[in-house]
Small-subunit ribosomal RNA from an uncultured bacterium, 1495 nucleotides, folded computationally. The RNAcentral record of the sequence draws on Greengenes. Model confidence (mean pLDDT): 83 of 100. It matches the Rfam family "Bacterial small subunit ribosomal RNA". Gene Ontology terms of the family: structural constituent of ribosome and ribosome.
RNA sequence: AGAGUUUGAUCCUGGCUCAGGACGAACGUUGGCGGCGUGCUUAACACAUGCAAGUCGAGCGGGGCUUAGUGAAAAGUUUACUUUUUACUUUGUCUAGCGGCGGACGGGUGAGUAACGCGUGGAUAAUCUGCCUGUAAGACAGGGAUAACGCCGGGAAACCGGUGCUAAUACCCGAUAACCUCUUUGGAUCGCAUGGUUUGAAGAGAAAAGGUGGCCUCUUUUGAAAGAUGAGUCUGCGUCCUAUCAGCUAGUUGGUGGGGUAAAAGCCUACCAAGGCGAAGACGGGUAGCCGGCCUGAGAGGGUGAACGGCCACACUGGGACUGAGACACGGCCCAGACUCCUACGGGAGGCAGCAGUGAGGAAUUUUCCGCAAUGGGCGCAAGCCUGACGGAGCGACGCCGCGUGAGGGAUGACGGCCUUCGGGUUGUAAACCUCUUUUAUUAGGGAAGAACAAGAUGACGGUACAAUAAGAGGAAGCCACGGCUAACUACGUGCCAGCAGCCGCGGUAAUACGUAGGUGGCAAACGUUGUCCGGAAUUACUGGGCGUAAAGGGCGAGUAGGUGGUUUAUUAAGUCAGAAGUGAAAACUCCAGGCUCAACUUGGAGACUGCUUCUGAAACUGGUAGACUUGAGUGCAAGAGAGGGAAGUGGAAUUCCUAGUGUAGCGGUGAAAUGCGUAGAUAUUAGGAGGAACACCAGUGGCGAAGGCGACUUCCUGGCUUGUAACUGACACUGAGGCGCGAAAGCGUGGGGAUCAAACAGGAUUAGAUACCCUGGUAGUCCACGCCGUAAACGAUGAGUGCUAGGUGUCGGGGGUAUCGACCCCCUCGGUGCCACAGCUAACGCAAUAAGUAUUCCGCCUGGGGAGUACGAUCGCAAGGUUGAAACUCAAAGGAAUUGACGGGGGCCCGCACAAGCGGAGGAACAUGUGGUUUAAUUCGAUGAUACGCGAGGAACCUUACCUGGGCUUGACAUCCCGUGAUAGCUAUGGAAACAUAGUCUUUCGCCUCUUCGGGAACUCUGACACAGGUGCUGCAUGGCUGUCGUCAGCUCGUGUCGUGAGAUGUUGGGUUAAGUCCCGUAACGAGCGCAACCCUUGUCCUUAGUUACCAGCACGUAAUGGUGGGCACUCUAAGGAGACUGCCGGUGAUAAACCGGAGGAAGGUGGGGAUGACGUCAAAUCAUCAUGCCCCUUACGACCAGGGCCACACACGUACUACAAUGCCCGGUACAGCGAGUUGCAAAGCCGCGAGGCAGAGCUAAUCUCUUAAAAACCGGGCCAAGUUCAGAUUGUAGGCUGCAAUUCGCCUCCGUGAAGCUGGAAUCGCUAGUAAACGCAGAUCAUCAUGCUGCGUUGAAUACGUUCUCGGGCCUUGUACACACCGCCCGUCACACCAUGGGAGCCAGUAACACCCGAAGCCGGUGAGCUAACUUAACGGAGGCAGCUGUCGAAGGUGGGAUUGGUGACUGGGGUGAAGUCGUAACAAGGUAACC
Repeated sequence: AGAGUUUGAUCCUGGCUCAGGACGAACGUUGGCGGCGUGCUUAACACAUGCAAGUCGAGCGGGGCUUAGUGAAAAGUUUACUUUUUACUUUGUCUAGCGGCGGACGGGUGAGUAACGCGUGGAUAAUCUGCCUGUAAGACAGGGAUAACGCCGGGAAACCGGUGCUAAUACCCGAUAACCUCUUUGGAUCGCAUGGUUUGAAGAGAAAAGGUGGCCUCUUUUGAAAGAUGAGUCUGCGUCCUAUCAGCUAGUUGGUGGGGUAAAAGCCUACCAAGGCGAAGACGGGUAGCCGGCCUGAGAGGGUGAACGGCCACACUGGGACUGAGACACGGCCCAGACUCCUACGGGAGGCAGCAGUGAGGAAUUUUCCGCAAUGGGCGCAAGCCUGACGGAGCGACGCCGCGUGAGGGAUGACGGCCUUCGGGUUGUAAACCUCUUUUAUUAGGGAAGAACAAGAUGACGGUACAAUAAGAGGAAGCCACGGCUAACUACGUGCCAGCAGCCGCGGUAAUACGUAGGUGGCAAACGUUGUCCGGAAUUACUGGGCGUAAAGGGCGAGUAGGUGGUUUAUUAAGUCAGAAGUGAAAACUCCAGGCUCAACUUGGAGACUGCUUCUGAAACUGGUAGACUUGAGUGCAAGAGAGGGAAGUGGAAUUCCUAGUGUAGCGGUGAAAUGCGUAGAUAUUAGGAGGAACACCAGUGGCGAAGGCGACUUCCUGGCUUGUAACUGACACUGAGGCGCGAAAGCGUGGGGAUCAAACAGGAUUAGAUACCCUGGUAGUCCACGCCGUAAACGAUGAGUGCUAGGUGUCGGGGGUAUCGACCCCCUCGGUGCCACAGCUAACGCAAUAAGUAUUCCGCCUGGGGAGUACGAUCGCAAGGUUGAAACUCAAAGGAAUUGACGGGGGCCCGCACAAGCGGAGGAACAUGUGGUUUAAUUCGAUGAUACGCGAGGAACCUUACCUGGGCUUGACAUCCCGUGAUAGCUAUGGAAACAUAGUCUUUCGCCUCUUCGGGAACUCUGACACAGGUGCUGCAUGGCUGUCGUCAGCUCGUGUCGUGAGAUGUUGGGUUAAGUCCCGUAACGAGCGCAACCCUUGUCCUUAGUUACCAGCACGUAAUGGUGGGCACUCUAAGGAGACUGCCGGUGAUAAACCGGAGGAAGGUGGGGAUGACGUCAAAUCAUCAUGCCCCUUACGACCAGGGCCACACACGUACUACAAUGCCCGGUACAGCGAGUUGCAAAGCCGCGAGGCAGAGCUAAUCUCUUAAAAACCGGGCCAAGUUCAGAUUGUAGGCUGCAAUUCGCCUCCGUGAAGCUGGAAUCGCUAGUAAACGCAGAUCAUCAUGCUGCGUUGAAUACGUUCUCGGGCCUUGUACACACCGCCCGUCACACCAUGGGAGCCAGUAACACCCGAAGCCGGUGAGCUAACUUAACGGAGGCAGCUGUCGAAGGUGGGAUUGGUGACUGGGGUGAAGUCGUAACAAGGUAACC
């Protein structure tokens, strides 16, 4: 620090996801040791049991036990001792009660609280402070009670009552007292408003003892003013979300009097006034203890508030006070409530959010431990007692840190595992083995510091840490991952299954993504997962984002609050800047040191704590105050343009209607029609009239207006703008949340009006349907007045203002200059409105002085797509609806611009037997053949739009053959290797369908060799064993090779350069031209490659060479005749080599080019004809059955052999051919003319036989010689047939024959005779062909024993037509649109049906929360009363003062009643929404999407 993911690819926008760190964590797998930390985040749920706050006998009176002494009594006897009891004194100790201090600290928890609660800084001139410290002063003299205790009584208990006695540091009265307080009253001085400080005068207010000891000390105590500590109160600033909470408030805001408190105050009360708070967010709702800090982050920030520390709040829930220095009190009291427990039913007791522990809840959180040794606290003079604070131990890998699980050597690179191309590789120096070491764990004996006070004593931890002895590598490694992000790969299994997954996504038979194994990577006593937070995320942007098209400018204006604001002088000091002081607790953090062996941890010092407050200073800038200025703004004056607005009036053209005339059969409308109108006279035409609405031409990216918008003319009223001038004011300005006004069309209300047009509606068409598009009608509405509505793609998709930043060119309205007779040219300038373009900006497109540039001020708005501008709520509206405006859920995208393709019922140009023009077919018939389907034991398999279907197959009776049935074989029919063996082979017999099995025989010879070292070797047969053979079994979607098609179409690319952020573009586009990306010209391109063309073959002309088997002109011989013979090479021909054709020449057109047109010459003319040749690529096109081949599968069978059958079936459908339907024909007779080819398992002549197929026969030929081969057929000549199912056609079929072959039945071909079916030119739709072509005619060959209507070739005869490119199909180039990229066979919308999910409404029902009104009213404070009761003081006495009980009033918790508010749950039914594999109906959108789309 980034990465993955939208696309075919690109750039951008934008979300989602990941890598990092952290945690009081939990879960899964695993688990050696130690140190330091840490441990109910949930039910502030309920709690058994034990402990957590006592102490003081040096405050007091008693009581118990105990020591000693003295006296008395009694008993016993050793007669002076013992024991017991008792009185007084005494020692030590324990202690219930009274009393004092402490239980307000320490410890726990976070429910409540959005608050002066907390943080920070101040104030207290408005306050209190026990114990403690120092200072000065004091403690005199009296009194009355009461608990304990005794007695009596009540009660189950808790406990209580009566009566009697008694003490105090308990209580009370009095004296003394000012530097104290209060009241009254002076002086001085200060401040900050009340007021403070200081100093006088006069009046009223207190005390207690104990111990040591022997006369002093200590302690305690009283009032005072100080200090310290702690606490109270007030206050500036800061402190979560929500406006779908906008108004709140009656003690409310203030005053006066009174009360009250330690203390200010509506804190309380009576009266008076009507205030107070709020858009800088009151009031309400939700959530939450706050902070130091902690986590994260570069920081700014964001999140959080466990442990440690500070503050606050709470103590079962609610209320209340008492005591006290301090509480409205966790382990105190009273009351109410809920719950639990005891009970004798009368009544009582309780509060773990202290430490342990239990139950419950939960994913989840520990021992009912040890000790007061240390630190700290309470009490005490002290000893000491108490202390679940604390110090420690225990449990938990919960976290952080440290250590170990061994180290060195060791290659045959062992075994095993895994992989393998079978060679090996890897695990791997890893192991074994050798040599060492002993941390840690285990262990014998030692053994601390922590302990401090004069000394002594005192250790829970703990026989712990630590050092040291012994033995032995001995006891100690796992977890996750391995497709990319992201370090790390192979095999097997599985087969869209099982499963994985953080995102993208894997899995449908070769999965580096699932599961397992081996290997590898990472971390390591842990490793992963889950959850949460920050980061990355500049995806809330202060630092640090945006708004033309991606989300986003308000429809527009004037203007309130607010924000911002021209030049200049002086002043001030709020902001700002500088310095100083205080504070910012400690801990934490950073740095430097120290201590535990290191580290974690801990100690010390420094820094920092970015803040707040106070003081002093500066005065540039902002602000304030005072003054001045004119350039911003406005006014005046002089001119100007305009569909700016409102009202009234006027006008002509046109449509429609009415009246009248003329006139006659149609009009109208459409793609074509029909509905409609018309003989009752339409349409057309003429004249007159009525009425409403809109204003042609002018008219213009012209004008005006803020926008919406405004268009005939005239008048009236009226707003704004521009120019010139510089007289006036003197910053008066800009923007503008709320609020206010304006605001197209449609719509609504009331009343008019109604010509046209025209939703709805009706009819006619179209259509599969047509609730549409088209047509004929037609009502609201369209128009006016008044009132609503308040929205539009209200758009420049661009808020308003101001300044600055190259130019060029139009246009509208002004002004000026020069010049002139005149501004008509020209130049300058102000204001508007357009276009082009530089810099700059932008993701690009584009914008560009009218900015989307550059700055600045203010406002509005955005933060992924969908759900949704929806729901609920509020508000506006008559309604329709508008404004404001979510969530659940769901997806990993949605989107912008541009690129390349593809496509378009887009455009332009061009080509092709593509259409057209023609010729001939096929589709109808019969038959042949192939396919589908069906059938079958099997009908083997493949091909199956064009690009399968007379295709693989160029030839299925057996074989072929792969299929079926049956019979036999198992190292095999075929290959290699090893051992042994022997010739092999042949023949015969039996069984059998054969394969095969069994038996015999033969020569018993050595059979071959171009080997031989004589052993052998090679080849072959048989037997055996082990590796293996074999497979037309699967996968053409694992492949090679070969092939089809687009298409013989003219295209497809590259290098360098240039342009672009980039995908890409350019080149290859453009102007011409061509069959052609063929060539020329132009050109940021210049070149090149694969294609085109040419080179190759063949054919057409000529020449040269050669001359047999071909040929025969001339010469000769010969024949009935024939190159038959001699001879010849001239010709034809054969087959080798050349020539020839190149737009070369001429004319024209063209840009003087390329090229085209015409012509000459020539056998041939513009590629002469034909063939071979097939660019980059497309179709997962075809083929695993030609062959090859990976993987999988079979191995006495999916292999191999044999016989028979099948591939030949047959209601049917399709393709391709053949033959025909006839007279351009058929039949008969006669008579001509080819070429390509083939031939020794072959072609076969002559001759003879047969009607014929054919037979006999065998010359010749390994071929320019012989044969197939004949007369090739059509053609031509002559004759017959006469329009018919025929003398057409030949299917089918009956006999008889022939040929091939082992074999002709399933299932061959041919011949003769007989039979003589359909068929009379073929519906829709469709095929081929442009010249030696179509059509017609025959011939040859491959395959092949036989079999050809098929295929491949060959020649013979030999046409017609092409105006042309509108249309159909296919293709090429350019351009355009696109929501397509699997690319239009694309994409995609909505209803309906089904399933699931969340959600709104809903008669209601249930529950909670916070208030309000009224009722009731506990405890308690305060107040009233107090006839009852009453020790201290007073009084001579009666009595009094004072107090208490009781009763009572206000307030008052809980409770009750009531109507509302609000939140949540649930609810028959219902609304839309989302998701889901292939459902239904249509086809709305994307191309002109077939009616342009959209608001």